[in-house]
Context: one part of a larger RNA
RNA sequence: AGCUCACAGUGGAUACCUUGGCAUUCAGAAGCGAUGAAGGGCGUGGCUACCUGCGAAAUGCUUCGGUUAGUUGGAAGCAAGCAUUGAACCGGAGAUACCCGAAUGAGGAAACUCUAUAUACUACCUGUUGAAUCUAUAGACAGGAAAGAGCAAACUUAGUGAACUGAAACAUCUUAGUAACUAAAGGAAAAGAAAGCAAAAGCGAUUCCCUGAGUAGCGGCGAGCGAAAUGGGAACAGCCUAAACCAAGUUUUUAUCUUGGGGUUGUGGGACAACGAUAAUAUGUUAGAUGUGUUAGAUGAAGCAGUUGGAAUCCUGCACUGUAGAAGGUGAUAGUCCUGUACUCGAAAACUUAUCUAUCAUUAGUUGUAUCCCGAGUAGCAUGGGACACGUGAAACCCCGUGUGAAUCCACGAGGACCACCUCGUAAGGCUAAAUAUUCCUGAAUGACCGAUAGUGAACUAGUACCGCGAGGGAAAGGUGAAAAGAACCCCGGGAGGGGAGUGAAAUAGAACAUGAAACUGUGGGCUU
Repeated sequence: AGCUCACAGUGGAUACCUUGGCAUUCAGAAGCGAUGAAGGGCGUGGCUACCUGCGAAAUGCUUCGGUUAGUUGGAAGCAAGCAUUGAACCGGAGAUACCCGAAUGAGGAAACUCUAUAUACUACCUGUUGAAUCUAUAGACAGGAAAGAGCAAACUUAGUGAACUGAAACAUCUUAGUAACUAAAGGAAAAGAAAGCAAAAGCGAUUCCCUGAGUAGCGGCGAGCGAAAUGGGAACAGCCUAAACCAAGUUUUUAUCUUGGGGUUGUGGGACAACGAUAAUAUGUUAGAUGUGUUAGAUGAAGCAGUUGGAAUCCUGCACUGUAGAAGGUGAUAGUCCUGUACUCGAAAACUUAUCUAUCAUUAGUUGUAUCCCGAGUAGCAUGGGACACGUGAAACCCCGUGUGAAUCCACGAGGACCACCUCGUAAGGCUAAAUAUUCCUGAAUGACCGAUAGUGAACUAGUACCGCGAGGGAAAGGUGAAAAGAACCCCGGGAGGGGAGUGAAAUAGAACAUGAAACUGUGGGCUU
């Protein structure tokens, strides 16, 4: 020096565990904000660095309920208190709520400064004034009222709108109207009561699912893109206006305008004329009553002995209960020890929703004639684009820019160029629940989901420490024991650390603490050289 055996050290794998995550289902909720939000700064405790709570009334205050013996958060300790005259704790409703922040008296390098009448600004209402410019209007001022502003995970609608990529290159095309940005709204949004589909038969608003169907089609007919009707389901709900005409008011008697009545349809409807009817039904508003549910809770069955052990829930023996044998805890594995679980019961207060009662509002016709009305810079057309599964194509239908520009029921649009016939519908005004989408958030439950290099980045002071001027990037880190019983006392030592003693079932469980692999290191024995 090598090999080997044994015993140690180091190290923290492995198995075990779970406070934390992940996913899904059901239910709730789907917003907060000038009554100052979200998010922060700074404070606040007897001693207080951090977290949590709270706000100068500051680990809290008031009140109404619940509950019951302890209590002053995580978090020990000391001190001092509170509490059966009901504390702490749980729930409802209030009070307080510094400074910044939309931040709003002015300023500002956020959490500060300055002045001292400050809802800053915008929109709205009233009044007083008031230009160019006569009347007016704009504007100004005062008062009133209190609407907007900002934040927030996804879902939704709209506007703007890529590229990598694919086409085995690449330009039309694709990726894709995706990502991203912006605006706006709601608990859903959007769409929606046929100028629709269809096809000789018919249907009857919209939305979503299955089918039709990877079909018909589109396509450097390449890559690729890709319907619709029909049929079957989910859910179902329909309404209001403009106009004609009438009345009142305004106005220059007119015209016009305002208000009210009237009217709303495609087997055309309405006005108009004639006749007839004031009622059932249905829906909604507001108030009350009675219930439902949510936000604290209450009750809640049934086991002992022996044995081993540190400890019984194991085992043995003999019992009991179950509308409760879900689960968790308890010194090992508990239906009968504890918390619970099943069934049942429960609210002063706030919210929720259903029914009933009252109230107010709205809500139907028939015939006749063919005088009037039936949504105009609209439809259509030309041209340039977009969007339709459809790339300009034979390209309809739909939308936009520019130009042009009808008809009013003997009318107009559509049925994929166009024409005729036939059929279907009635544009150029508006509203509309449900079925559908999503989950920042709350509760309950579940898992052939993870188990500390996994599962969230984060089971721990985690978006922390740390890095970066900044946008931003971003960790590591869990386990003594049943119980601290956390090692009094003695010895070595400056201490660290260790040896005794003691605790404990165990201390090779001693806080660098459960298990304790390997690499690596050491000590001793053996063998080889």
Description: The prediction has a mean pLDDT of 82. The part of an RNA shown here (large-subunit ribosomal RNA, domain I) has 529 nucleotides and comes from Rhodachlya madagascarensis. Lineage of the source: Eukaryota > Florideophyceae > Rhodachlyales > Rhodachlyaceae > Rhodachlya.